[in-house]
The RNA shown here (Bacterial RNase P class A) has 393 nucleotides and comes from an Acidobacteriota bacterium.
RNA sequence: GAAGUGACCCGGAGAAUCGCGGAGUCGCAAGGCUCCGAGGAAAGUCCGAACUCCCACGGGCAGCAGGCUGGCUAACGGCCAGGCGCGGCGACGCGACGGAAAGUGCAACAGAAAAUAAACCGCCGAUCACGAUUCGCAAGAGUCGUGAGGUAAGGGUGAAACGGUGCGGUAAGAGCGCACCGCGUCCCGCGUGAGCGGCGACGGCAUGGCAAACCCCCUGCGGAGCAAGACCAAAUAGGGACGUGAUGGAACCGCCCGUUUCCGUUAUCAGCGUCCGGGUAGGUUGCUCGACCGCCGCGGCAACGCGAGCGGCAGAUGAAUGAUUCUCGUCCCGACUCCGAGCGCAAGCGAGGAGAAGGGAAACAGGAUUCGGCUUACAGGGUCACUUCACGC
Numbered sequence: 001g002a003a004g005u006g007a008c009c010c011g012g013a014g015a016a017u018c019g020c021g022g023a024g025u026c027g028c029a030a031g032g033c034u035c036c037g038a039g040g041a042a043a044g045u046c047c048g049a050a051c052u053c054c055c056a057c058g059g060g061c062a063g064c065a066g067g068c069u070g071g072c073u074a075a076c077g078g079c080c081a082g083g084c085g086c087g088g089c090g091a092c093g094c095g096a097c098g099g100a101a102a103g104u105g106c107a108a109c110a111g112a113a114a115a116u117a118a119a120c121c122g123c124c125g126a127u128c129a130c131g132a133u134u135c136g137c138a139a140g141a142g143u144c145g146u147g148a149g150g151u152a153a154g155g156g157u158g159a160a161a162c163g164g165u166g167c168g169g170u171a172a173g174a175g176c177g178c179a180c181c182g183c184g185u186c187c188c189g190c191g192u193g194a195g196c197g198g199c200g201a202c203g204g205c206a207u208g209g210c211a212a213a214c215c216c217c218c219u220g221c222g223g224a225g226c227a228a229g230a231c232c233a234a235a236u237a238g239g240g241a242c243g244u245g246a247u248g249g250a251a252c253c254g255c256c257c258g259u260u261u262c263c264g265u266u267a268u269c270a271g272c273g274u275c276c277g278g279g280u281a282g283g284u285u286g287c288u289c290g291a292c293c294g295c296c297g298c299g300g301c302a303a304c305g306c307g308a309g310c311g312g313c314a315g316a317u318g319a320a321u322g323a324u325u326c327u328c329g330u331c332c333c334g335a336c337u338c339c340g341a342g343c344g345c346a347a348g349c350g351a352g353g354a355g356a357a358g359g360g361a362a363a364c365a366g367g368a369u370u371c372g373g374c375u376u377a378c379a380g381g382g383u384c385a386c387u388u389c390a391c392g393c
Base pairs, nucleotide, nucleotide: 001389002388003387004386005385006384007383008382009381010380012328013327014326015325016324017323018322020037021036022035023034024033025032026031039364043375044374046373047372048371049370050369051225052224053223054222058257059256060255061254063221064220065219066218067217068082069081070080071079072078083097084095085094086093087092098216099215103214104213105210106209120155121154122151123150124149127148128147129146130145131144132143133142134141135140163181164180165179166178167177168176182205183203184202185201186200187198188197189196190195229285230284231283232282239276240275241274242273243272244271248263249262250261251259292312293311294310295309296307297306298305299304330361331360332359333358336355337354338353339352342349343348
């Protein structure tokens, strides 16, 4: 100097005038004064909870979700640290990370064959058989070919072919045997653990992939949601039809059991189910003090926890924070001025740096019960740490 990796920050400020919402206060009122008034994601509505209701309470099935280890947390499918696997020269990144020896299933095409598979091209033909031919008196020996048979080392196909390399052995081959590697079992050491290490011992050794396929195992989970819910006022039709109805109905995703409470029990019941019809859509509350945020100290590798003091905080309801002007700041362009490595005999050219009139630009984007997370979007600028490459000292 270039190219990267990881984490973090800013992404506007002030004044004036006018205009909004809330709180407090003064005033009979009109109105006045003071203070406060969006985000890092407010987005997505994907997880988890607080809170509210279903009267309270329990078990099971189904269903759904998660799935390495240890921590954090109110909780989580989140976060932190680690392990293993994969990618990268590396800093680092990603992981849907329990089980394939319980069962079922899937893998196109190519290939002989895709899981207790098998022979396309090949190799052998020791053993058995046939034919030809040479030597030989014969017995028999050799050579060639074919078949029975043997083989999976070589070649081919494929993403992947039932361990790899080497030596021996064999008719030719093969863990057939041996050495090393790999794999399995046991043992030793380290670690809370997932796991890691071992010139350890034994064993020729079961030889795939997919469970983000069904499935098996372990863990967890009631439902609905602030349009929850509570209260007030008003209005209508305490409406009508059908069915069910005593082992009855209700207790709320579905099914079963238990339990408890309420209604009701011989009936045109209550309730439940289906359909038709009518009224209301107003107001108050919930509504913002919280598992809250910032600064400081201590503990912890960290996530985070503890402690005290100080400071901080929208509450709207067709839905508030806006408009104009000026100044400053940030970023981009930049005439012009100064310095100026280097090249050149010189004149001159001149990378780069500093200043600068003036001009222009400003990303993603707006709460609605509240929090903890995740995911997505973001013009431009900045800070720290680390990795690789090139050059110079």

NCBI's taxonomy places the organism under Bacteria, Pseudomonadati, Acidobacteriota. It matches the Rfam family "Bacterial RNase P class A". Rfam classes the family as a ribozyme. It was read from a public genome assembly, where an Rfam model found it.